[in-house]
């Protein structure tokens, strides 16, 4: 200066203290879960949730490895934001609930973390700024 992600902003009080901080609250914004009718469907071999991270095939020393399809991401250097196409690069995890949850108006409820530099090129369109 940027990226993934919902994970940001404002105000009040207290503490600390020359200014960037900590704690406790309130609100906004963004994101998630539960939850009728109608409709739909499953389980008893359990099932389900967050997330891009799912299915299949081969190999395996059974820890995993490889491949394909599918899914996700990649600031700027000709100012800003968004979308699309082509090419290139990278990821395809992890965790949670605990026998239980489809959709779901009213309603109830939870989160606002963590991790990084995959430091990319070309073309087109729209908006907006000057």
């Nucleotide at each position: 200066g940027g990226c993934c992600g919902a994970g940001u902003c404002u105000c009040c009080c207290u503490c600390c203290c020359g200014u960037c901080g900590a704690g406790g609250g309130a609100g906004a914004a963004c994101g998630g879960g539960g939850g009728a009718a109608c409709c739909a469907c499953u389980u008893c071999a359990g099932g389900g949730g967050u997330g891009c991270a799912g299915c299949c095939g081969c190999c395996u020393u059974c820890g995993g490895g490889c491949g394909a399809c599918g899914g996700g991401g990649c600031a700027g250097a000709c100012a800003c934001u968004c979308u699309u196409u082509c090419a290139g690069c990278c990821c395809u995890a992890a965790c949670c609930c605990g026998u239980c949850a489809g959709c779901u108006a009213a309603c109830c409820u939870c989160g606002u973390a963590g991790g990084c530099c995959a430091c990319u090129g070309a073309a087109a369109g729209a908006g907006g700024a000057u």

Background: c-di-AMP riboswitch aptamer (ydaO/yuaA leader) from a soil metagenome, 130 nucleotides, folded computationally. Rfam family: c-di-AMP riboswitch aptamer (ydaO/yuaA leader). Rfam's curators write: This family represents a conserved RNA structure found upstream of the ydaO and yuaA genes in Bacillus subtilis and related genes in other bacteria. The ydaO/yuaA element is thought to act as a genetic 'off' switch for the ydaO and yuaA genes in its native state. It is believed that the element may be triggered during osmotic shock leading to activation of ydaO, a predicted amino acid transporter gene, and members of the yuaA-yubG operon which code for KtrA and KtrB K+ transporters. Model confidence (mean pLDDT): 78 of 100. RNAcentral holds the sequence, with entries from MGnify.